[in-house]
Context: one part of a larger RNA
Molecule: small-subunit ribosomal RNA, 5' domain
Organism: Candidatus Magasanikiibacteriota bacterium
RNA sequence: GGACGAACGUUGGCGGCGUGUCUAAGGCAUGCAAGUCGAGGGAUCGGAUAGGUGCUUGCAUCUAUUACGGACCGGCAAACGGGUGAGUAACACAUUAGUAAUCUACCUCUGAGUCAAGCAUAGCCCACCGAAAGGUGGAUUAAUACUUGAUAGUCAUGGGGGGCCAUAUGGCAUUCCCAUGUAAAGAUUUAUCGCUCAGAGAGGAGCUUAUGUCUGAUUAGCUAGUUGGUAGGGUAAUGGCCUACCAAGGCUCUGAUCAGUAGCAGGCGUGAGAGCGUGACCUGCCUCACUGGGACUGAGACACUGCCCAGACUCCUACGGGAGGCUGCAGUCAAGAAUAUUCCGCAAUGGCCGAAAGGCUGACGGAGCGACGCCGCGUGCAGGAAGACGCUUUUCGGAGUGUAAACUGCUUUUAUCAGGGAAGAAUUCGUGACGGUACCUGAUGAAUAAGAGGCUGCUAACCUCGUGCCAGCAGCAGCGGUAAUACGAGGGCCUCGAACGUUGUCC
Numbered sequence: 001g002g003a004c005g006a007a008c009g010u011u012g013g014c015g016g017c018g019u020g021u022c023u024a025a026g027g028c029a030u031g032c033a034a035g036u037c038g039a040g041g042g043a044u045c046g047g048a049u050a051g052g053u054g055c056u057u058g059c060a061u062c063u064a065u066u067a068c069g070g071a072c073c074g075g076c077a078a079a080c081g082g083g084u085g086a087g088u089a090a091c092a093c094a095u096u097a098g099u100a101a102u103c104u105a106c107c108u109c110u111g112a113g114u115c116a117a118g119c120a121u122a123g124c125c126c127a128c129c130g131a132a133a134g135g136u137g138g139a140u141u142a143a144u145a146c147u148u149g150a151u152a153g154u155c156a157u158g159g160g161g162g163g164c165c166a167u168a169u170g171g172c173a174u175u176c177c178c179a180u181g182u183a184a185a186g187a188u189u190u191a192u193c194g195c196u197c198a199g200a201g202a203g204g205a206g207c208u209u210a211u212g213u214c215u216g217a218u219u220a221g222c223u224a225g226u227u228g229g230u231a232g233g234g235u236a237a238u239g240g241c242c243u244a245c246c247a248a249g250g251c252u253c254u255g256a257u258c259a260g261u262a263g264c265a266g267g268c269g270u271g272a273g274a275g276c277g278u279g280a281c282c283u284g285c286c287u288c289a290c291u292g293g294g295a296c297u298g299a300g301a302c303a304c305u306g307c308c309c310a311g312a313c314u315c316c317u318a319c320g321g322g323a324g325g326c327u328g329c330a331g332u333c334a335a336g337a338a339u340a341u342u343c344c345g346c347a348a349u350g351g352c353c354g355a356a357a358g359g360c361u362g363a364c365g366g367a368g369c370g371a372c373g374c375c376g377c378g379u380g381c382a383g384g385a386a387g388a389c390g391c392u393u394u395u396c397g398g399a400g401u402g403u404a405a406a407c408u409g410c411u412u413u414u415a416u417c418a419g420g421g422a423a424g425a426a427u428u429c430g431u432g433a434c435g436g437u438a439c440c441u442g443a444u445g446a447a448u449a450a451g452a453g454g455c456u457g458c459u460a461a462c463c464u465c466g467u468g469c470c471a472g473c474a475g476c477a478g479c480g481g482u483a484a485u486a487c488g489a490g491g492g493c494c495u496c497g498a499a500c501g502u503u504g505u506c507c
Stems, first nucleotide, its partner, number of pairs: 001507004006503005013377006019370002021335001026333003030330003035076003040073002045069002047066009083288001085286001093212003097208003102205003107201008115149004125138005155181008163172003186193003214260003221251003226248008263285004267278004290311005313324004341367001343366003349363001350361004380410004390401004415444006424434001427430001451496005456477003462491005472479002
């Protein structure tokens, strides 16, 4: 000198774009953050509409319909999106190669099919237990829920033959034969959406490989599923991943093990570069979800707002037993030098569900707060005395402040008021949270708007008074003990300017 997610002090007019718990991965009141589909299903529960009956004339009851609402079964989603950096020195990440050792819902394309039957159960109703959370029994009902059978091979499993490619156990971008086995679901109304099997693609995921990846030797030895093999189990899949048996291996001064610290990268800061430092915001990957463990469902989880167990904590309780998890968005307490609104909207972009209309979406789009940062604009312009007043200084003559002010003329960025008023809408119609915002026009009137640090040298800028090694200053050198340009004040001056200084950290 530059930089910052900064903080503190003094000061503070406006706008745009960014950015904002770095500390306690401490505790959380309250609201919201994942639902959707009636074109899968039944009951009719409620509502609404129409008609009938009874009559007390606005109530009861019956039938039909339904675009509606709430439960329930079923499907898809809930594994995404959002947050965090505790753990992790590791195939976690980055780059590279492989998978002949693998999986893949939704989507796209291709081929083939969608036949027949059955048992239940939730809901509703009845009875019962419990303070509640909730639970038990009985009766009854449906489906794109569940089950059974048929049909099919290019699928799967097993066996056999030949060929090719490899050379690592092997594989099939090859083929033939045999045996065995497994499919399906309908809906609404005239054409679609589904369902099943097989193949291909796209995107996604798993696993493996080589290289790279902080400090300490005042850590020198570490290791028993440990290292390898055989057999089996397990997985979508390789593998001590697991088990049994066998062998005695494996790592290490090219730093094993241990300890400390730490999410990694694209990047960011600085620097001429080499490098050094760093990993806020944004993007990719990983990781965690009160703490520890576990599996279930599913194409996908060992699952932030799912389940089970244990623990700590908080709450309810009729003391028998229950409920909860903001490291989502706001907000609150605590901690701290320190970090925001319990806001508006689904109009846009995107996501989930749905045939669609649409619903949901604290993702997202916006607004609010903070000079926290960067950038831009303004606080007026011209004229105006050898020069007012005041203040400072003086050698008492004067000098400085100073064209500065007053005064005269002008302008209106900005401000205030009034009028008009968007784009963003993709889509013919309709649809805008932001927002009567941006912007445009007119009116009013210099009107609404300047400070901070410094002035001994480094270092741009000096005088007077007060103080008297005191009070104090200070980045370093150093100032102050009676004429202090260094302390305090006044005047003057210098620098930067809606900021200016100080502190911290990095180069």